A computed fold for a 182-nucleotide RNA from a Bacillota bacterium, annotated as Lysine riboswitch aptamer.
Its mean pLDDT, the model's own confidence on a scale to 100, is 79.
It was read from a public genome assembly, where an Rfam model found it.
Taxonomically the source falls in Bacillota (Bacteria, Bacillati).
RNA sequence: AGUGAUGAUAGAGGCGCGAAAAUCAUUAGUACUCUGCGGGAGGAUAUAACAGAUCCUAUGAUUGCAGAUGAAAGGGAAAUUCGCCGAAGUUCGACAAUCCUGUUUAAAUUGUCGCGCUGGUUUUGCAUUGAAUAAAUGCAAGAUUGUCAGAAUCUAAUUGAUUCUGGAGGGCUAUCUCACAU
Repeated sequence: AGUGAUGAUAGAGGCGCGAAAAUCAUUAGUACUCUGCGGGAGGAUAUAACAGAUCCUAUGAUUGCAGAUGAAAGGGAAAUUCGCCGAAGUUCGACAAUCCUGUUUAAAUUGUCGCGCUGGUUUUGCAUUGAAUAAAUGCAAGAUUGUCAGAAUCUAAUUGAUUCUGGAGGGCUAUCUCACAU
C1' cells in the first nucleotide's frame, strides 16, 4: 500500500442461531368433576370499580374438613427434520388483537413497523418474568473462541506460527462492480 457502510454474488466462526411435530420430565396428586360430614344465603361470567344482561342456588349457594378420580397450556431436555450466519435476541415508541355488553382504570400475551444496542459461547452476582433452585431477558464483572489491526519473538522468506494489547458484524475473506481523487 488512495477514499467511500458504492452495489452484487459466494462463504467462514461453533456446545453457532431459530422454527416444527412426536417423545420425556416438571407443572401435580394441583385445577376441574363426584361423594360424605358441617354450615345456612348468596354466588358466577373481565385486574378493579360502576351500570346492564345471562346463568346457578333451601332438591342447599359462596365456603370448611375428609375421600375418590384426575388433566392441560406456557416454559424445559436430548435426538430428528427444515430454514439459516443480524443467523437471532432485545430496550424504547407507534398500531392492531385477546375479555358477555358499556364507561373508567391497569397488567400480561401475540403480531407488524421504526430508531437504537448485542461478533459467538459460557460462568458468577443482582433485577424482572415464571410453579420452580429449570429457563429466558437486562445490567455488571470474568473466562473462552473466531476475525481484523498494532507490537515483539522464531522462521530463508513480504510466508507461517506463538505471545501480548485493542476494536467491532454497518465487520472479515474471495471474485466482480460503481463514484471520486492521483